[in-house]
Context: one part of a larger RNA
RNA sequence: CUGGGCGUAAAGGGCGCGUAGGCGGUUGUAUCAGUCGGGCUUAUAAGUGCGGGGCUCAACCCCGUGAUGGGUUCGGGACGGUAUGACUGGGGCGCGGUCGAGGGAGACGGAAUGCCGGGUGUAGUGGUGAAAUGCGUAGAGAUCCGGCGGAACACCGGUGGUGAAGGCGGUCUCCUAGGCCGAGGGCCGACGCUGAGGCGCGAGAGCGUGGGGAGCGAACCGGAUUAGAUACCCGGGUAGUCCACGCCGUAAACGGUGGAUGCUAGGUGUGGGGGGUAUCGACCCCCUCCGUGCCGGCGCGAACGCAGGAAGCAUCCCGCCUGGGGAGUACGGCCGCAAGGCUAAAACUC
Numbered sequence: 001c002u003g004g005g006c007g008u009a010a011a012g013g014g015c016g017c018g019u020a021g022g023c024g025g026u027u028g029u030a031u032c033a034g035u036c037g038g039g040c041u042u043a044u045a046a047g048u049g050c051g052g053g054g055c056u057c058a059a060c061c062c063c064g065u066g067a068u069g070g071g072u073u074c075g076g077g078a079c080g081g082u083a084u085g086a087c088u089g090g091g092g093c094g095c096g097g098u099c100g101a102g103g104g105a106g107a108c109g110g111a112a113u114g115c116c117g118g119g120u121g122u123a124g125u126g127g128u129g130a131a132a133u134g135c136g137u138a139g140a141g142a143u144c145c146g147g148c149g150g151a152a153c154a155c156c157g158g159u160g161g162u163g164a165a166g167g168c169g170g171u172c173u174c175c176u177a178g179g180c181c182g183a184g185g186g187c188c189g190a191c192g193c194u195g196a197g198g199c200g201c202g203a204g205a206g207c208g209u210g211g212g213g214a215g216c217g218a219a220c221c222g223g224a225u226u227a228g229a230u231a232c233c234c235g236g237g238u239a240g241u242c243c244a245c246g247c248c249g250u251a252a253a254c255g256g257u258g259g260a261u262g263c264u265a266g267g268u269g270u271g272g273g274g275g276g277u278a279u280c281g282a283c284c285c286c287c288u289c290c291g292u293g294c295c296g297g298c299g300c301g302a303a304c305g306c307a308g309g310a311a312g313c314a315u316c317c318c319g320c321c322u323g324g325g326g327a328g329u330a331c332g333g334c335c336g337c338a339a340g341g342c343u344a345a346a347a348c349u350c
Stems, first nucleotide, its partner, number of pairs: 003322004007304002012318001014201004021194003025087008034079001036075008049065006090191001091188003095182005102176007109153001114148007124135002161168002206247006215241002220236004258317006266295011299306002323350003332343004
C1' cells in the first nucleotide's frame, strides 16, 4: 500500500464506431508455463510472529520453531489458460409484417410581414407608463387590385413520435439508414461486452470564398427615462440570421444520472406491434413484447428524493474526483486562417 467516491456536496468523457487491452454462455476430451498440495534445496546473522529459557522484573540477551520469496522434483485437475469436438438460451442473419418531424436531394403550396405599380380617399399615423425621435399634403396610415422577393411553415400538435448525441415539424417524389413485432422458431453457432490511444459526428456563436437579404437584429445612431443611463422602453440599423463549399469543436452538449447483462411488490395513462375473448363489424374487455410518463412498496439515500429505462441487489469494462482561491490560468506541446480549443502546473494565500 491492498481506500472511499462521482443526480444536487469535488467527480460521467457532448455522442458514436472501433484498435490494443481487460472481461466472457452450456457441455465432452486432451494438456498444464496460471493455480493448489507434498518432498528437497536456497534466502549470512540479527530483526519480526509463536513457544521456551537467563539477568530479582522489564528493556536486553539466549535457544527452538514458524511465516514468506526463489529454484527443483513428484502429484492434483476443481477454477483458469491452451488445443480440439459438440450445443443453443447470448449475439447475428433470413422470412413476413409494421412505425416515425431519422438522414440527403429535388419540386410544389398557402397564410403573413416588407417593398414596388395602380385605384379609392384625407390628415394624420406610429409609438409609450406618458412622450418624443420617425413616417405623412411631393398624399402617409386605412382600404381594394396587381406584381416582386426572402424567410418560416398556424391549425393537426400531444402530458406524442424519432435519432447515438447534437438534433429533427407545410405537401409530394426520389435516394438512404434504423427501430419494433411475429412461431417454443428457417439459418450461423459464443461470432459476445467494454473500449486507453485512434477515427467520425457534433446546437448556437464565430471564421474563409461566393451568393442572398423579407422580417428580426449584436455593434452603431437617434428619442425618452435618470443624479448619470455607455442599460431596461421607443424610432432607425450594419454584421449576422438564409444558401453552397470549407473551417471551428465549444455549451446548464442536462436526466446535471457512462455502457452492457441478470435479478427484485404493485397501480395507472400513453405511442408501436402481436395474440385471445366477443361481435355482423369497428369498438369494449383480457394477455403479451418494445418505447415513453405519473403514483407507489421493499431496498437505497445526508436529506431532497430514486424506486423494473433505480439513485435497489450483483458482475464486467471505460471515464473522472481527492479542501477554497491562484486557474481551467502560466509555460511547453499538439490543433486552428483567426477567434481560440485540447492537455495542464507552481509560487503565494485562506